RNAcentral holds the full RNA, with entries from Greengenes. Small-subunit ribosomal RNA, 5' domain from an uncultured bacterium, 529 nucleotides, folded computationally. Its mean pLDDT, the model's own confidence on a scale to 100, is 83.
Context: one part of a larger RNA
Formats: sequence, C1' cells, structure tokens
RNA sequence: GGAUGAACUCUAGCUACAGGCUUAACACAUGCAAGUCGAGGGGCAGCAUGGUCUUAGCUUGCUAAGACUGAUGGCGACCGGCGCACGGGUGAGUAACACGUAUCCAACCUGCCUUAUACUCCCGGACAGCCUUCUGAAAGGAAGAUUAAUACGGGAUGGUAUCACGGGCCAGCAUUUUCUCGUGAUUAAAGAAUUUCGGUAUAAGAUGGGGAUGCGUUCCAUUAGAUAGUAGGCGGGGUAACGGCCCACCUAGUCGACGAUGGAUAGGGGCUCUGAGAGGAAGGUCCCCCACAUUGGAACUGAGACACGGUCCAAACUCCUACGGGAGGCAGCAGUGAGGAAUAUUGGUCAAUGGGCGCGAGCCUGAACCAGCCAAGUAGCGUGAAGGAUGACUGCCCUACGGGUUGUAAACUUCUUUUAUAAAGGAAUAAAGUGAGGCACGUGUGCCUUUUUGUAUGUACUUUAUGAAUAAGCAUCGGCUAACUCCGUGCCAGCAGCCGCGGUAAUACGGAGGAUGCGAGCGUUAUCC
Repeated sequence: GGAUGAACUCUAGCUACAGGCUUAACACAUGCAAGUCGAGGGGCAGCAUGGUCUUAGCUUGCUAAGACUGAUGGCGACCGGCGCACGGGUGAGUAACACGUAUCCAACCUGCCUUAUACUCCCGGACAGCCUUCUGAAAGGAAGAUUAAUACGGGAUGGUAUCACGGGCCAGCAUUUUCUCGUGAUUAAAGAAUUUCGGUAUAAGAUGGGGAUGCGUUCCAUUAGAUAGUAGGCGGGGUAACGGCCCACCUAGUCGACGAUGGAUAGGGGCUCUGAGAGGAAGGUCCCCCACAUUGGAACUGAGACACGGUCCAAACUCCUACGGGAGGCAGCAGUGAGGAAUAUUGGUCAAUGGGCGCGAGCCUGAACCAGCCAAGUAGCGUGAAGGAUGACUGCCCUACGGGUUGUAAACUUCUUUUAUAAAGGAAUAAAGUGAGGCACGUGUGCCUUUUUGUAUGUACUUUAUGAAUAAGCAUCGGCUAACUCCGUGCCAGCAGCCGCGGUAAUACGGAGGAUGCGAGCGUUAUCC
C1' cells in the first nucleotide's frame, strides 16, 4: 500500500448493485416450510343444489320452517396411486478413493421420460372406512358384524426375458464375452366420465447413481515399529454388482525412514485476497461434490434412504399426567433466550422461473421472486455556479498610530434546479394456458381471432411548479510524513506505530487561530499478503 462476512469512536443527504451469527452442531414458546389425485374405490361428516312429506302464512301455487333422501355439484376422515430420497439448512465428524484430475466396469442398477414390438383372458378371499360393544385421564387400543377398488391372491397365455444342456462362428491378455440354432423348465397384466388417459412384458436410448484404479491433497520422529480377518488362496454366503464384505478350511504373510502406526488440526474443489511473477494466505456469499439432522444404534418401505419436518430401541433434556402412562426434536423461514466486540422482519405473492400431484381446470410450494432493517461493502450523484476588493467586520499573529492572515471567503449582483417538496401522467417484466369461434391435417395435434391472468406497484420513469432553497465531517501538522504559530502547563498533567517529547521561552502535552490529507465518510483495533 492492498484486502475483510469485520467490530469500535466521532459524523451522516440520496440512488443502484451485492452482502448480513465468523461465537454455543447451545436450548427453543408460536405460526408456516409436502402435498395432490373423486377421470382408481367404498361412501356422505360438513357445504350447496334438486326431489318427497309435514306444518304455517295463504293470492291455490308461491314463500318460510322442519324432517327424509348420495339423486347432483363436490368432499372431512378412510382404502389406493404418485410424491415425500427433490428443493432448503449446517460444517459437527472425516487426513479418507472424502475431494480434484485421468482411466476402467467383459463386475453393475436406474421410477417418471423417449422409441420399437407384443399383450391387456378367467376367477377368488380379505382389510380399512361405516355400524355395534368394551376399555383408557389422555395419547390411544381391543372385539364382533359387514363392504369396494388401479389394494391383495390363484389360474391361463406369452417371448428379443431368466436358468440348464448340446452345437456353430467371431473377438479378447484372461476368468470368459457378443451373435446364432435346438430342447426343456420358470415368470405378467387394471381399469376409468373410453376420439383419450392408463396397465404388463421385452429390447434400446436418455438421465441419475454404484464400484475399481494411477497421481495429487496440513503439521509433529520430543510418535519407529504396526498388524490375526491381519496378508493371500480354495470353497461358499451375501449384494444391483466386484471384493475378507462375511464365514469354514489352508498357507504365513502384509505395511514401514520414498515416514507405516500413533497424535494434533481440518469438510474438499472451482474460486477469493495479495504479489511483476514465482509464491504466500484463505475456502464467507455463488456453483459442483461429500458428510450430518438432539446423542448412539438398527432395519422397514421403496426404482432410489439405512430417510432433517418417517419407524423401532437405548441415552440426555424439556413438557403433559388421574402416577398407570404418554408427547417432542428450528444445522427449513421468521422469531425467542443464552453466548458474544458483533450480524436483520414472528412481512407480501405464487405474477414470473422452477418443483410435486392431476386428462385438465387447479391445488400445494418460507424453493423462488419481492418488500422491510443495517454506511457493513462497491459504484454513481449532490451539498451550488459565474461575477464580486473600500481586499469590509470579527478572530489570530507581528518588529504594533502600521502591517500580515482568515480571503473571492462573506455581503451584494446574475444564473441553474441534479437533489428536495408538491402536483399530473405512468410502464416493461406476459410467454403461455383456460373458455368461445374459425381453419388445416386427420381423429389429437398445429395455426388464427377473441376473452382472461401483475405480488412488487400507482413503484421505476417522465413532465410541471417553487426556491440556493433540504444536505460536511473526520483525522493529522517533531522526523519517518503532506501540513506552524500563539497561549496555558512546568519530568506535573499528559502524548507515543518507531525514534522519542514534557524539569519556565514545548512547531511532540491541553486550547485557539491557521494549514495539510481524505471526504458521506474519517480514524482506531484485529487478521492476511
């Protein structure tokens, strides 16, 4: 000198962009953050509509009230499907194939999506819900009866599927593999409001993942030996798959001064800061990967988890309790307490982008987009411009009836209106989709017309009016280092980054005047180069 997720002192006009618990992975009140589908199903708690009956008013067919009715729209709870493994948070652990880079899988999986081929036949028994009964303070639980399905089960059929056996050809370093022929065995389906949406099998693709390996990745030798599933083999189990991953048996190996083992510290990278570079430091925001979800362990479901807002067990803590027993997990968004020098609103909207479900309309979305707070950062703008000397007054200084300086500074004259205040106008961000009408192909797509959808927002922006009107500080002035005099103090009070200053003429302390630097900031502290 540069830099910072900074903090503190003094000061403070505006706009845009980006940022905001670095400490206690400490504890959390409250609300929200993952639902959706009635075009899978039985139903009908609530709402609306219709129908029937009764009563009242009474204009004799209208109004009002009550009851019944799933008949219709729709739909709480329930069965079922898909999603909840994404998105969002945090960096505790991890020195490791965790990450980065490169290669390989002839050792693998992949829901939804795309393409192709083929199929979608016949039957059955339940369990929720509803109803009845019992039980518990509650959370809840138990029994009986009855019932549907795209829930579950049985049978049929089936091949480019799987397995076994036999034959042929090609390729590979190889265990072997692709392709092809024959025989045998095994395995499937679901319907619906039916121009459509689905279901099943197989092959291929795309996407996402799993695994293996080479190289690289902090400090300590005042850590020198470490290791029995340990190192390898044979056989098996397990897995989507290879493998001591696990097991039985056999062998006695394997790693290590090219640093094993142990200990300390730490998420890794793209990037960021600094530097001419080499290098050094760092990993906040954004992107990719990993790990974690009060602590420890475990599996279930599923295409995918050993699962932040799922389950079970144990532990600590908090809460409820009728003392028998139960409930909970903000390292999601806000917010609270605590810790700390220190870090924001219990805001708005699904309008856009994206995600889940749905044929769709649509619903959900603290993802996201916006708004609020904060000079915490970067950039831009302003606090006026031109003229104006009797160089006015005040202040300060001197060699003091006089000069110097403050200083074109002020007053005064002319001008401008960024900004401010007031008024008027006023966006883009919207592309699509739905409904209606039409056209084309030909049987669900495309196109045209029309209609509708904006949180931010009456915001940005534009115009007009008014009037210099609303807007400057902080640090320093002995040398390093730009900028000096007077007064006070008298080794006192004090200053200080280093050298050092102060004991009666202090340019170094305190005040004043003046000056210098930066400027809506300035200085100090901390850390890095």

Rfam family: Bacterial small subunit ribosomal RNA. Its family is annotated with structural constituent of ribosome and ribosome in the Gene Ontology.